RNA sequence: GAGUCGGCCGGACGGUCGCUCCGGCUUCGGCCGGGGAGGAAAGUCCGGGCUCCGCAGGGCAGGGUGCCAGGUAACGCCUGGGGGGCGCGAGCCUACGGAAAGUGCCACAGAAAACAUACCGCCUAAGCGCUUCGGCGCCGGCAAGGGUGAAAAGGUGCGGUAAGAGCGCACCGCGCGGCCGGCAACGGUUCGCGGCACGGUAAACCCCACCCGGAGCAAGACCAAAUAGGGAAGCAUGCGGGUUCGCCCGCGACGCGCGGCCCGCGCGAGCUUCCGGGUAGGUCGCACGAGGCGCACGGCGACGUGCGUCCCAGAUGAAUGACUGUCCCCGACAGAACCCGGCUUACAGGCCGGCUC
RNA sequence: GCCGGAGUAGCUCAGCUGGUAGAGCAGCUGAUUUGUAAUCAGCUGGUCGGGGGUUCGAUUCCCUUCUCCGGCU
Numbered sequence: 001g002a003g004u005c006g007g008c009c010g011g012a013c014g015g016u017c018g019c020u021c022c023g024g025c026u027u028c029g030g031c032c033g034g035g036g037a038g039g040a041a042a043g044u045c046c047g048g049g050c051u052c053c054g055c056a057g058g059g060c061a062g063g064g065u066g067c068c069a070g071g072u073a074a075c076g077c078c079u080g081g082g083g084g085g086c087g088c089g090a091g092c093c094u095a096c097g098g099a100a101a102g103u104g105c106c107a108c109a110g111a112a113a114a115c116a117u118a119c120c121g122c123c124u125a126a127g128c129g130c131u132u133c134g135g136c137g138c139c140g141g142c143a144a145g146g147g148u149g150a151a152a153a154g155g156u157g158c159g160g161u162a163a164g165a166g167c168g169c170a171c172c173g174c175g176c177g178g179c180c181g182g183c184a185a186c187g188g189u190u191c192g193c194g195g196c197a198c199g200g201u202a203a204a205c206c207c208c209a210c211c212c213g214g215a216g217c218a219a220g221a222c223c224a225a226a227u228a229g230g231g232a233a234g235c236a237u238g239c240g241g242g243u244u245c246g247c248c249c250g251c252g253a254c255g256c257g258c259g260g261c262c263c264g265c266g267c268g269a270g271c272u273u274c275c276g277g278g279u280a281g282g283u284c285g286c287a288c289g290a291g292g293c294g295c296a297c298g299g300c301g302a303c304g305u306g307c308g309u310c311c312c313a314g315a316u317g318a319a320u321g322a323c324u325g326u327c328c329c330c331g332a333c334a335g336a337a338c339c340c341g342g343c344u345u346a347c348a349g350g351c352c353g354g355c356u357c
Numbered sequence: 358g359c360c361g362g363a364g365u366a367g368c369u370c371a372g373c374u375g376g377u378a379g380a381g382c383a384g385c386u387g388a389u390u391u392g393u394a395a396u397c398a399g400c401u402g403g404u405c406g407g408g409g410g411u412u413c414g415a416u417u418c419c420c421u422u423c424u425c426c427g428g429c430u
């Protein structure tokens, strides 16, 4: 100088005036003391707590996860390890189970895209026919070479052959088994067997293993007005007559409508108290928690255990702002709404440490 | 705050068991007409919202992100 990994900060210190929550005091006007956004408060992508509903147990369907071991309340997160890829290296990335259980797909091109096949090409040994004896044709053989494609049925060499080919052999690769190391994934092997039997695709269906009940604080619980409606009890319900004691008939009174008024006609039934549901509204849920910090111990580590210490926003039209002084490198992304653990995304600039070239 | 849905041509929509992205309207050119409209023939026009991954190959499958719309007091 270049690079890589991990951790941290995110203007600092004051003054004045405000906002909000908690505690105390109060002469109810206020006063005093204390707290007041983030590493992502964001996206709502996972997991859990909490609440209500459902639920004997188990299974199916559906969804998710997917190398191994561990951590955790749990996870798709984290730690350590293995395989593969990239990098000179520190280091980084990795949806990384199964394709000899089955099914599907592989466009175009190409002979052929999966029980292999033959366009160009190579061969003419064997068999047949013809012959100008050079050869030609038929019947055939081959898959080495060319060509196509993202992908073409192990690679190199030697032998072999008419030409060829794991056809044979050696080495490399591959598969299966044994042995050794490891909890395992997996690795090693101078051992044995197999000429090779296995194209790709499962972020295609599927198979295997494991996990998952649904909804979400606008969940849910409690208190509870006015009006309307529901139920119960009590009071009121004129006069006369009849009665089978359930009521019925006639007359009258009140209110409303038609009408200027009367007559007439039509319609209707009151008051009080209590009960329960439920709305507005209010209270809780709501912040002491898988909590922060420090130390010791166990562990490579994630993390766990023990001790000590601290209390650190809690609104419901929703608070954290404005002005100003000094200083500097002149300050990015961005604002809690039930809580917590992760992931992902955004982020001016700066600090510290390990390591590599 | 919580829960769902959709982004494809200028507009409205198809296409999504992966294989060069289509339709209608609009636009342009020509024909028809005295001319215009209508009609007929042809043509143009696409980062399939952005980025990354799986695959030989992605509008389609997966992850992430942006924008818009709807429901619940």
Stems, first nucleotide, its partner, number of pairs: 001357009011327007019036007038333001042344002045342005050216004062212005067081005082096001083094004097207002102205002104201003119146002121142003127138004154172006173196001174194004178189004220284004230275006238251005254268005291310008328331001358429007367382004376413001384400005406422005